[in-house]
RNA sequence: UCUCCGAAAAGGCAAAGCCAGAGCGAUCUGGUGACGCAAAGCCACGGGUCCUGUCCAAGGACAGCCGGGUUGCCGAA
Numbered sequence: 001u002c003u004c005c006g007a008a009a010a011g012g013c014a015a016a017g018c019c020a021g022a023g024c025g026a027u028c029u030g031g032u033g034a035c036g037c038a039a040a041g042c043c044a045c046g047g048g049u050c051c052u053g054u055c056c057a058a059g060g061a062c063a064g065c066c067g068g069g070u071u072g073c074c075g076a077a
Base pairs, nucleotide, nucleotide: 005075006074012037013036017032018031019030020029021028022027035064041070042069043068045067046066047065048062049061050060051059052058
């Protein structure tokens, strides 16, 4: 130094609930709030779940469901 790994410290993110707003909806944005997180940063590529729809075609949501891709902080064992 790199890979695996995840002790400590610094810093970071922010579930549920509540408030306001957007959307038919899944859900999203801001505030509050911390259940948790070493990628809980980013990408809907594969699977999955969910929504709209004549429940077909088609379109959409979720990266805090799993896998994959990509970038990345710290450094004990």
Predicted 3D model of a 77-nucleotide RNA (c-di-GMP-I riboswitch aptamer) from a Deltaproteobacteria bacterium. The organism belongs to Myxococcia, within Bacteria. It matches the Rfam family "c-di-GMP-I riboswitch aptamer". Gene Ontology term of the family: cyclic-di-GMP binding.